This is a predicted structure of a 355-nucleotide part of an RNA (large-subunit ribosomal RNA, domain IV) from Actinoalloteichus sp. AHMU CJ021. Taxonomically the source falls in Actinoalloteichus (Bacteria, Actinomycetes, Pseudonocardiales, Pseudonocardiaceae).

Context: one part of a larger RNA
RNA sequence: CUGUGGUUAAGGAACUCGGCAAAAUGCCCCCGUAACUUCGGGAGAAGGGGGGCCGUGUGGCGUGAAGCCCUUCGCGGGCUAGCGUUGUGUGGCCGCAGAGACCAGGGAGAAGCGACUGUUUAUUAAAAACACAGGUCCGUGCGAAGUCGUAAGACGAUGUAUACGGACUGACGCCUGCCCGGUGCUGGAACGUUAAGGGGACCGGUUAGUCCUUCGGGGCGAAGCUGAGAACUUAAGCGCCAGUAAACGGCGGUGGUAACUAUAACCAUCCUAAGGUAGCGAAAUUCCUUGUCGGGUAAGUUCCGACCUGCACGAAUGGCGUAACGACUUCUCCGCUGUCUCAACCACAGGCCCG
Repeated sequence: CUGUGGUUAAGGAACUCGGCAAAAUGCCCCCGUAACUUCGGGAGAAGGGGGGCCGUGUGGCGUGAAGCCCUUCGCGGGCUAGCGUUGUGUGGCCGCAGAGACCAGGGAGAAGCGACUGUUUAUUAAAAACACAGGUCCGUGCGAAGUCGUAAGACGAUGUAUACGGACUGACGCCUGCCCGGUGCUGGAACGUUAAGGGGACCGGUUAGUCCUUCGGGGCGAAGCUGAGAACUUAAGCGCCAGUAAACGGCGGUGGUAACUAUAACCAUCCUAAGGUAGCGAAAUUCCUUGUCGGGUAAGUUCCGACCUGCACGAAUGGCGUAACGACUUCUCCGCUGUCUCAACCACAGGCCCG
C1' cells in the first nucleotide's frame, strides 16, 4: 500500500447520479393497530410491554401408589401423596446486558408502470418486456379448418361449434365515439375487359400441270404438305355494385363577433370519407421549458396537486380508474449508521523494503 473483518468523540446523509455499502430491525407471548378495500385483505400494519435464575402460593392436564376407603375378594373400584408437564401470582438473587452466542422482518407516506403467482436475454439487461385468467373478431359441419409430408399417412382428436385453429387485447370497475373515400376481406353477377383452347373468313410458301417466250426465262396454278390468321365463342381475376373498423388505417383550415379589456356560446367561408366524442393531459408522451400557480425545503431542473397554450394523448396498436401484489422506477419522512465532515486505531492475509 491492497484486501477481509472490528471499534470510534461530536454531528447524523452534510456523502453520492442515487443511503451504493454499512449500520439498525430481527425470536416467542401479551396489548394495540389507520387510510383504503374487490370485504378476502391491508396486518407481523404502525406503536408499546414482558422474557434469566432461586424460593413460595395457587390452577390445568397426564400418570398414580407399597398410603387411605369401598369390595361381589378380582390382574376389581375410588381418593390422595409422589412423579411428569403446562399456566398464573408473589418475594428475592446476579450482571452493562436474561430471545445474553449463532440464527434471526427496518418501518411509514405519496406517485408511475404492470392486475396478480409465474417466464426471459445459460456467459453485461429480470424489467414497465413475455405469459396469464378474462374480452372481442375471423375461420372450421367432420375425410373439419389448420399443420407436417412428393405421397401413403400422421397430428388436430379416439375431440365435434360450451369444440378446434388464427389474430388482437390483457384481472376487475366505468366505458369503448365519428369515418367504408384508399388498402384488405366478404358478398353480387347484368355490363366492360381478359388466357390457353375452339373457330376458320381472308392472305401467303411449295408445284403436278398449263399458257407465253427474245429460249435466258416469265405468268397462272389443282391436290397434298405448310405459314400466318379476322369475326365469333370461352373462366377466374380486374373494372363495376354493395357490406365490413375489437380489419390495415384516418379523425381539418381561415376570417369575424358580446355594453372596460380579454375571451368567443355565435356567424361566415374553404376543404374532407369523416373532422378527435367521453376521459386524461408539461404526462414513461411537452420542443419552446427549470411553462405558470400552489405544496413540501432556509434554498427543489427531480417530486406531488392544479391550469390547458395536447410542437406531437385518446378510446381492445384499447381510454380512464383501481384494493392486493413487485429483488421494477421516482419523491419524502422516521429510525440507523465511518456514506460523509475527517480521519484514527486494532486483527488477519497478501504485496513491497531490509536482513